[in-house]
RNA sequence: UUAGAUAAAGGCAAACCCGUCGUGAGGCGGGGACGCAAAGCCACCGGUCCACGCGCUGCGCGUGGACAGCGGGGUUGCCUGGU
Numbered sequence: 001u002u003a004g005a006u007a008a009a010g011g012c013a014a015a016c017c018c019g020u021c022g023u024g025a026g027g028c029g030g031g032g033a034c035g036c037a038a039a040g041c042c043a044c045c046g047g048u049c050c051a052c053g054c055g056c057u058g059c060g061c062g063u064g065g066a067c068a069g070c071g072g073g074g075u076u077g078c079c080u081g082g083u
Stems, first nucleotide, its partner, number of pairs: 001082004011036002016031006034069001040075003044072003047067009
């Protein structure tokens, strides 16, 4: 630097359930595994979602927020093989 077919060591943990925090999207802890080679970390760009306000009647705009397991980007990194 590149690839993830095989092997091994280890890692994370969707839905759902319980507790807890939040108006909410959701967060955290426990159980649980659908999946994951960055499903480690970062809201920078697009996207989705929530709250409030305005225009207004289901959409647009503004402000604040949520999602990194929606895509891109940044950054660090395990194992094995190739160069």
A computed fold for an 83-nucleotide RNA from a Pseudomonadota bacterium, annotated as c-di-GMP-I-UAU riboswitch aptamer.
The organism belongs to Pseudomonadota, within Bacteria.
Its Rfam family is "c-di-GMP-I-UAU riboswitch aptamer". The literature on the family includes a 2017 paper in Proc Natl Acad Sci U S A by Weinberg et al., "Bioinformatic analysis of riboswitch structures uncovers variant classes with altered ligand specificity". Gene Ontology term of the family: cyclic-di-GMP binding.